[in-house]
Context: one part of a larger RNA
RNA sequence: CUGGCUGGUGAAUGGCUCGGCUCGAGUGCCGAUGACGGACGUGCCAAGCUGCGAUAAGCCUGAGCAAGCUGCAUGGAGGCGAAGAACUCAGGAUCUCCGAAUGGGAAUCCCCACCGCAAUUGCUUCGCGCAAUGGGGAACGCCCCGAAUUGAAACAUCUUAGUAGGGGCAGGAACAGAAAGCAACCGCGAUGUCGUUACUAACCGCGAGUGAACGCGACCCAGUCCAAACCGAAGCCCUCACGGGCAAUGUGGUGUUCGGAGUUGCCAUCAUGGAUUUAACGUCGACCAGAAAUCUCCUGGAACGGAGUACGACACAGGGUGACAGUCCCGUAUGACCGACCGACAAUCUUGGGCGACAUCCAGAGUAGCGGGGGUUGGAUCUCCCUCGUGAACAUCGCAGGCAUCCCCUGUGAAGACUACAUACUCCUCGAGACCGAUAGCGAACAAGUAGCGUGAGCGAACGCUGAAAAGCACCCCGAACAGGGCGGUGCAAUAGGGCCUGAACUCAGUCAGUG
Numbered sequence: 001c002u003g004g005c006u007g008g009u010g011a012a013u014g015g016c017u018c019g020g021c022u023c024g025a026g027u028g029c030c031g032a033u034g035a036c037g038g039a040c041g042u043g044c045c046a047a048g049c050u051g052c053g054a055u056a057a058g059c060c061u062g063a064g065c066a067a068g069c070u071g072c073a074u075g076g077a078g079g080c081g082a083a084g085a086a087c088u089c090a091g092g093a094u095c096u097c098c099g100a101a102u103g104g105g106a107a108u109c110c111c112c113a114c115c116g117c118a119a120u121u122g123c124u125u126c127g128c129g130c131a132a133u134g135g136g137g138a139a140c141g142c143c144c145c146g147a148a149u150u151g152a153a154a155c156a157u158c159u160u161a162g163u164a165g166g167g168g169c170a171g172g173a174a175c176a177g178a179a180a181g182c183a184a185c186c187g188c189g190a191u192g193u194c195g196u197u198a199c200u201a202a203c204c205g206c207g208a209g210u211g212a213a214c215g216c217g218a219c220c221c222a223g224u225c226c227a228a229a230c231c232g233a234a235g236c237c238c239u240c241a242c243g244g245g246c247a248a249u250g251u252g253g254u255g256u257u258c259g260g261a262g263u264u265g266c267c268a269u270c271a272u273g274g275a276u277u278u279a280a281c282g283u284c285g286a287c288c289a290g291a292a293a294u295c296u297c298c299u300g301g302a303a304c305g306g307a308g309u310a311c312g313a314c315a316c317a318g319g320g321u322g323a324c325a326g327u328c329c330c331g332u333a334u335g336a337c338c339g340a341c342c343g344a345c346a347a348u349c350u351u352g353g354g355c356g357a358c359a360u361c362c363a364g365a366g367u368a369g370c371g372g373g374g375g376u377u378g379g380a381u382c383u384c385c386c387u388c389g390u391g392a393a394c395a396u397c398g399c400a401g402g403c404a405u406c407c408c409c410u411g412u413g414a415a416g417a418c419u420a421c422a423u424a425c426u427c428c429u430c431g432a433g434a435c436c437g438a439u440a441g442c443g444a445a446c447a448a449g450u451a452g453c454g455u456g457a458g459c460g461a462a463c464g465c466u467g468a469a470a471a472g473c474a475c476c477c478c479g480a481a482c483a484g485g486g487c488g489g490u491g492c493a494a495u496a497g498g499g500c501c502u503g504a505a506c507u508c509a510g511u512c513a514g515u516g
Base pairs, nucleotide, nucleotide: 001514002513003512004511005510006509007508008507014501015465016464019436020435021433022432023431024430025429026428028425029136030135037098038097039096040053041052042051044076045075048072049071059092060091061090062089063088064087068080069079070078103111104110105109112116119133120132121131122130123129140171141169142168143167144166145165151158155205181188182187192219193218194217195216196215202210203209223418224417225416226364230253231252234251235246236245237244238243259362260361261360262358263357264356265355266354267353273350274349275348276347277346282341283340284339285338288335289334293309294325295308296307297306298305310327311326312316318330319329320328369390370389371388372387373386374385375384397413398412399411400410401409452459453458472500476486477485478484
């Protein structure tokens, strides 16, 4: 030096999985009655996590369950429990300090006070008396502000893009929404979402690129209320009551495009809307019943294996049990019961209808429209919006019909308001998987947003596996030993001896052989 053997180090690999990832279904707000989040405490022994709050791993009540219990956490001590504990569900009590934080301040601590809703609002008997708001929430929603890299093979209009980002606000969804709409001479009949229409019409240094709608097919379906005309206090709110307040600058009735009011004639209690309650179904939670081998022999530490003989099945999904179990255990199919949610075309209460004729009256104004300048859009002369100016008509009227004007025709009634469902998302719950299996899968299967780093904003790991059962090596010996080892014992196994399953390579030691 090479090769082998025996061991060490080392951690790959294999197997496993109380963790992830994705999808589906469901669910969906919390907060001054002090939230989300945190600090500090709290146990017999108590550092961490979890729970809880000076009543502090807990207190009370009801229901369930049935023999044990005293969290993770397998120890000791002491207790609790058939007068029903522990545990589960529902309700209640307590709930320090900070925090929207709200009497004043501040260093999660203090100070004043017998009594503090601080601030901004509404009502007000003028007393914070009665109320409201504030802050948080993973994504989803609406509104406002709003880039640049990039592409155009440079770059400025353009594009990226109304994107990223910032701000405001709301809800379990939000927005939109019942035609001054589309369409085309046929017709449709609120809105939303999906597919198609459609690399289309249209826009565009007509470059790069951008880019709808009608219609059709689906999901889902739901419609209403004011202002005014007319009537004129017939009304509403607070209070136990008395009483008070609002209201003629109009409470209330009527009425709303099928126009209505008014006048008049006729039919007649039928439509419609609102409120409340639940039934069935369904979903969820707690819980109950739930079939059939622990049969014989063999191997083995152990039978769930092999051989033989039986049985159940609306249950042969799955998991556990000393190896692979339909018949051992938990379950599963199925069925019962309780509670919560959802929920009707059902019930109750309330509202009160329709047709015709006609003088008259009413029907949303700095609006419709037009001009100048901008933004935005596919919107082109014909999108929508802003700004400056100008500026109508009154249902015998107005608006729209992708250029203007005129005449027809068609559709429709702006300048007031509300509206479920179908849709989006997933912090959360349940289920599933030809997803991953510890350098993978969430950053995190473990003390994980932990340890650590940074003045800070912030950055951010690694670490899984004894055995069926601790039976976790008594006693003795060597040793300075609480190190390490020997003997011995447990165990199927200790080359399973506590970072302990398997235990590769690199590498190290000892030893053997060869070469030298």
Large-subunit ribosomal RNA, domain I from Haloquadratum sp. J07HQX50, 516 nucleotides, folded computationally.
Its mean pLDDT, the model's own confidence on a scale to 100, is 82.
The RNAcentral record of the full RNA draws on Rfam.
Its Rfam family is "Archaeal large subunit ribosomal RNA". Gene Ontology terms of the family: structural constituent of ribosome and ribosome.